The prediction has a mean pLDDT of 77. A computed fold for a 343-nucleotide RNA from a pig gut metagenome, annotated as Bacterial RNase P class A.
RNA sequence: UAAACCGAAUAGUCGCGUAUGUAAACUGUGAAGUUGCAUAUGAGGAAAGUCCGGGCUCCACAGAGCAAUAAUGCUGGAUAACGUCCAGUAAAGGAAACUUUAAGGAAAGUGCAACAGAAAAUAACCGCCUUUUAUAUAUAAAAGGUAAGGGUGAAAAAGUGAGGUAAGAGCUCACUAAUUUCUAUGGUGACAUAGAAGUUGUGUAAACCCCAUUUGGAGCAACAUCUUAAAAGAAAGAUUAAGGCUGCUCGCCGACUUUCGCCAAGGUGGCACGAGAUAUGUAGUAAUACAUAUCCUAGAUAAAUGACUAUUCAAGACAGAACCCGGCUUACAGAUUUACUUA
Numbered sequence: 001u002a003a004a005c006c007g008a009a010u011a012g013u014c015g016c017g018u019a020u021g022u023a024a025a026c027u028g029u030g031a032a033g034u035u036g037c038a039u040a041u042g043a044g045g046a047a048a049g050u051c052c053g054g055g056c057u058c059c060a061c062a063g064a065g066c067a068a069u070a071a072u073g074c075u076g077g078a079u080a081a082c083g084u085c086c087a088g089u090a091a092a093g094g095a096a097a098c099u100u101u102a103a104g105g106a107a108a109g110u111g112c113a114a115c116a117g118a119a120a121a122u123a124a125c126c127g128c129c130u131u132u133u134a135u136a137u138a139u140a141a142a143a144g145g146u147a148a149g150g151g152u153g154a155a156a157a158a159g160u161g162a163g164g165u166a167a168g169a170g171c172u173c174a175c176u177a178a179u180u181u182c183u184a185u186g187g188u189g190a191c192a193u194a195g196a197a198g199u200u201g202u203g204u205a206a207a208c209c210c211c212a213u214u215u216g217g218a219g220c221a222a223c224a225u226c227u228u229a230a231a232a233g234a235a236a237g238a239u240u241a242a243g244g245c246u247g248c249u250c251g252c253c254g255a256c257u258u259u260c261g262c263c264a265a266g267g268u269g270g271c272a273c274g275a276g277a278u279a280u281g282u283a284g285u286a287a288u289a290c291a292u293a294u295c296c297u298a299g300a301u302a303a304a305u306g307a308c309u310a311u312u313c314a315a316g317a318c319a320g321a322a323c324c325c326g327g328c329u330u331a332c333a334g335a336u337u338u339a340c341u342u343a
Base pairs, nucleotide, nucleotide: 001339002338003337004336006334008312009311010310011309012308013307014306016042017041018040019039020038021037022036024035025034026033027032044318048329049328051327052326053325054324055323056219057218058217059216063250064249065248066247070214071213072212073211074088075087076086077085078084089103090101091100092099093098104210105209109208110207111204112203113202125150126149127146128145129144130143131142132141133140134139158176159175160174161173162172163171177200178199179198180197181196182195183194184193185192186191223269224268225267226266227265228264233260234259235258236257237256243253244252245251276295277294278293279292280291281290282289283288
């Protein structure tokens, strides 16, 4: 520097939740629920943030195309997918191991660049040169030429050297830098190396924009079902297509649609067997994939895993599931291990 892993342990006593089995009663108008005993089991590496991607449910029997919105943006792979991960390329930083990147397009167009400065896209403040006038040289003024020197600035017509010039300037030449195109070699590719020809008044697209790829909506308070109580209507329209998927087109479904009014409280499911975990082997640089074997590991619903004692000890940090999973980001006392760099 990069990663992996632990983040308290053991014993005893009492106390909680769930599942399965079992026994007998009790509670509720009801759907249903409660209690004893036995066995098994019971919060995280981030459970946090709610930032991405999905699974699942409904719209919905079930689509296609276009648009719009939004996202991504070097190449190749992995994945259910992703804005994630792996391996590379380029640029930048570092002595190095390594780290970071909002990494396509400025030659399609539009816009922006404060202040300073003469001037930020038709440049001349100081300066340099030539000519004229005044004048003793010098100096002063006017006209013309100039962008090498100085100043301002993040940036002022790419840099160094030589020649040339009235003085200069890519004006000419040599070399270099950046960049565009073509060729050769290597690579799947991004690219790299070499050569040739051209260009050289900047930058900016996490500015608008262009290009490529992708992109339905709502969400477990989804949704399904059961019980009890109350209400159980009015008006307009329609049933040869209103309406729905869907902003539009096609297509499909299709009898109810719109407005006003009314609409109480519960029970059960969803609810944990999974894109699951562990071990070994094979393939691969790796992410990961396949095969075999073994295992079942929270499901609360005002919210469960706590308290006490003893010992060990480096330590008691950050911190508690609520439909589930794959990531990212943030927080963290302390311990252990591996590889690499340097002194």
Its Rfam family is "Bacterial RNase P class A". The family's RNA type in Rfam is ribozyme. About the family: Ribonuclease P (RNase P) is a ubiquitous endoribonuclease, found in archaea, bacteria and eukarya as well as chloroplasts and mitochondria. Gene Ontology terms of the family: ribonuclease P activity, tRNA processing and dimeric ribonuclease P complex.